Description:
The prediction has a mean pLDDT of 80. Predicted 3D model of a 90-nucleotide RNA (c-di-GMP-I riboswitch aptamer) from a Deltaproteobacteria bacterium.
RNA sequence: UGAUAACGAAGCCAAACCUGUCGCAAGUCAGGGACGGAAAGCCACGGGUCUAAACCCUCUAUCCCUAAGUCAGAUAGCCGGGCUGCAGAA
Numbered sequence: 001u002g003a004u005a006a007c008g009a010a011g012c013c014a015a016a017c018c019u020g021u022c023g024c025a026a027g028u029c030a031g032g033g034a035c036g037g038a039a040a041g042c043c044a045c046g047g048g049u050c051u052a053a054a055c056c057c058u059c060u061a062u063c064c065c066u067a068a069g070u071c072a073g074a075u076a077g078c079c080g081g082g083c084u085g086c087a088g089a090a
Base pairs, nucleotide, nucleotide: 012037013036017032018031019030020029022027035077041083042082043081045080046079047078048075049074050073051072055069
């Protein structure tokens, strides 16, 4: 220095749910709240999952609705990967 990680200390994040907000939606953000988390810090590169207004397409006289597909979007607390970080025994 790197990997794994105990005891103890300083702390940190924050699920579900409720209220408000943004969004067509999935979901985001803020406050309350704690299920849990050694990276539950950051990043959509690969895979998975979710949404589908618009596009395309099926039905249809047309629109709406429904089914399939998709540019696009979401999820980092789904997995892998990349970067960074506190403590310090074996």
Of the family's consensus pairs, 94% are formed in the model.